Predicted 3D model of a 92-nucleotide RNA (SAM riboswitch aptamer (S box leader)) from an Actinomycetota bacterium.
The prediction has a mean pLDDT of 76.
[in-house]
Order: sequence, then structure tokens, then C1' cells
RNA sequence: CAAUCAUCCAGAGCGGCGGAGGGACGGGCCCGAUGAAGCCGCGGCAACCAGUGGGUCGAUCCCACCAGGUGCCAAUGCCCGACCGAUGAGGA
Repeated sequence: CAAUCAUCCAGAGCGGCGGAGGGACGGGCCCGAUGAAGCCGCGGCAACCAGUGGGUCGAUCCCACCAGGUGCCAAUGCCCGACCGAUGAGGA
């Protein structure tokens, strides 16, 4: 830069280096010297995708298994913010 874009109210973190930022962006509200980002080590959660098996006429639907690829381990994806809808619920 291009294409794609599944993980959402539950769950799961410690240690080393580092040294002031971080939660994408705007607004808000938070986290942070009792140590932010980042890097490394080890550990963990979940089950989105893939895979396997089953349900089913058949499934893109549902269930189970697995844990290869992802995601995650403060706060609902932290909250609100395109758009549809009735300034709602809800959808997305």
C1' cells in the first nucleotide's frame, strides 16, 4: 500500500528489560512512578476459523470433540459517535 475483515456483558498473568505514556480516532470517562508503550520468557482463558464426528432429505442451521490458525488475559469492543428505525425497542 492492497485485499480481506470471524472472535462483544463470561473467562484468563506473572517474571525480566524498559522508563512515560496507554485505552485506534473525536468527545467522554478511565488506567499509569504501587511503573504506561514496546521487547523477551514462561503460563493461562475462550472456542471465531479450519478439522473430525453426529443431528438433518440436505444444510450455510444445531450439538459434541479437538486445539492446527487466530483472538484475548482493567473497565461490554470501556462508553457515545456511519446508517435503517419513530430522537424508542431493535438491527447493523